This is a predicted structure of a 477-nucleotide part of an RNA (small-subunit ribosomal RNA, 3' major domain) from an uncultured prokaryote.
Its mean pLDDT, the model's own confidence on a scale to 100, is 83.
The full RNA is in RNAcentral, with records from ENA.
Rfam family: Bacterial small subunit ribosomal RNA. Its family is annotated with structural constituent of ribosome and ribosome in the Gene Ontology.

[in-house]
Context: one part of a larger RNA
RNA sequence: UGACGGGGGCCCGCACAAGCGGUGGAGCAUGUGGUUUAAUUCGAUGCAACGCGAAGAACCUUACCAGCCCUUGACAUCCUGGGAACUUACUAGAGAUAGUUUGGUGCCUUCGGGAAUCCAGUGACAGGUGCUGCAUGGCUGUCGUCAGCUCGUGUCGUGAGAUGUUGGGUUAAGUCCCGCAACGAGCGCAACCCUUAUCCUUAGUUGCCAGAUUUCGGAUGGGAACUCUAAGGAGACCGCCGGUGACAAACCGGAGGAAGGUGGGGACGACGUCAAGUCAUCAUGGCCCUUAUGGGCAGGGCUACACACGUGCUACAAUGGUCGGUACAGAGGGUUGCCAAGCCGCGAGGUGGAGCCAAUCCCAGAAAAGCUGAUCGUAGUCCGGAUCGGAGUCUGCAACUCGACUCCGUGAAGUCGGAAUCGCUAGUAAUCGCGAAUCAGCAAUUUCGCGGUGAAUACGUUCCCGGGUCUUGUACA
Numbered sequence: 001u002g003a004c005g006g007g008g009g010c011c012c013g014c015a016c017a018a019g020c021g022g023u024g025g026a027g028c029a030u031g032u033g034g035u036u037u038a039a040u041u042c043g044a045u046g047c048a049a050c051g052c053g054a055a056g057a058a059c060c061u062u063a064c065c066a067g068c069c070c071u072u073g074a075c076a077u078c079c080u081g082g083g084a085a086c087u088u089a090c091u092a093g094a095g096a097u098a099g100u101u102u103g104g105u106g107c108c109u110u111c112g113g114g115a116a117u118c119c120a121g122u123g124a125c126a127g128g129u130g131c132u133g134c135a136u137g138g139c140u141g142u143c144g145u146c147a148g149c150u151c152g153u154g155u156c157g158u159g160a161g162a163u164g165u166u167g168g169g170u171u172a173a174g175u176c177c178c179g180c181a182a183c184g185a186g187c188g189c190a191a192c193c194c195u196u197a198u199c200c201u202u203a204g205u206u207g208c209c210a211g212a213u214u215u216c217g218g219a220u221g222g223g224a225a226c227u228c229u230a231a232g233g234a235g236a237c238c239g240c241c242g243g244u245g246a247c248a249a250a251c252c253g254g255a256g257g258a259a260g261g262u263g264g265g266g267a268c269g270a271c272g273u274c275a276a277g278u279c280a281u282c283a284u285g286g287c288c289c290u291u292a293u294g295g296g297c298a299g300g301g302c303u304a305c306a307c308a309c310g311u312g313c314u315a316c317a318a319u320g321g322u323c324g325g326u327a328c329a330g331a332g333g334g335u336u337g338c339c340a341a342g343c344c345g346c347g348a349g350g351u352g353g354a355g356c357c358a359a360u361c362c363c364a365g366a367a368a369a370g371c372u373g374a375u376c377g378u379a380g381u382c383c384g385g386a387u388c389g390g391a392g393u394c395u396g397c398a399a400c401u402c403g404a405c406u407c408c409g410u411g412a413a414g415u416c417g418g419a420a421u422c423g424c425u426a427g428u429a430a431u432c433g434c435g436a437a438u439c440a441g442c443a444a445u446u447u448c449g450c451g452g453u454g455a456a457u458a459c460g461u462u463c464c465c466g467g468g469u470c471u472u473g474u475a476c477a
Stems, first nucleotide, its partner, number of pairs: 001477002003474003007471007015461002019424005026314008034305002042053002064300002067297004073125001077124002079121005086103001089100004107114002127289002130287003136283002138278003141274001143272001148187006154163003167178003193266004198234007208223002212220002237260001240254005316417001320376007332363003337356002342351003383414001388409007430453008
């Protein structure tokens, strides 16, 4: 100087407390461990692995397994020889592949040849999701959006170092003020950026509609007011008033205001820590394989199942289930696409073909919860929907292993969950639906967004956890 303490002081955080809802019990989905297997590819492993890489494993993907094949190779550059490229059909085979066969002789030219492409050969080489993340770059997680981490000069100390950065206040903040052997500065904090909340100006189509018409459909004429869209501005700064304070920084209350003390949300992550994660995104040193650890193919596996754990979904019901009627979003996506009206089917869907490269048309229906009427009456039920049987639809060469969905039947466990444990402080939790990514289809109950309805509680900091700062002890470095 640090680190540590079941030392002390001050302070903070959904850390506790106060509340609300869960997990742990059930069924299923999904990931992991284990076991099994020819293979169940590999990685991730306390917080910070386990709905994680994977924003989608039937083939492909695919890296794994057994089998059948290839060896200058599926891919790159160079050399030699030959053929334009390209293309039709047949045979054998699971296919890769092998054999036969049809059409075609093009472009440039200094007539030597060249360009593009294919076949054969030769060796230089290719290739490796093989190993090492403890050789690395890059990227990422974490402490932590915590308030810290340092430097120059000066001063003090023999020196390691100290000071500054400590102290008194204050703040979300090493934020600011005052003091001070320090005076300044840098990286962080904050601000600058995006979005949301109010207003103004400009601009009105595909969007809007106050007044007119209306077949009641912004439909028509028209309008630029309103909504909205999207470009530019205004606005919030403790600016004003009162109080407290040290005449400071600031804090408390008030006015005005759409918004008040960082208005809400996001992007943004200092010096460093964990030899943290990744050689399987990519790149790369070294090592290793080179008729195989490389390459091609069809099939299987990654989907196994006594069991254990994590994360979720659906429930156990009456604040509910079922059946009618009826209302209100936002944000997205669409030409290999979204697919309307009409017709057929109980339905998944089929048919049909209008419109739309989209503020125009479509997904899209009245979004669902909601409101309203009826019924059920506490029951393993008109709760719950697993499982299984049958019949179908769609995608796709192909749904056996191994897809989703529909209809009929079947109707399991489950009556609110032990010890323990998680999230959340406001448009939040809880609850309700909608969209997108990936994608032929789908295991989505995922992930990322969007809006609707919309709470309770916080006395307080003694305790648990984590962190900051000052100080103290130490046989630790």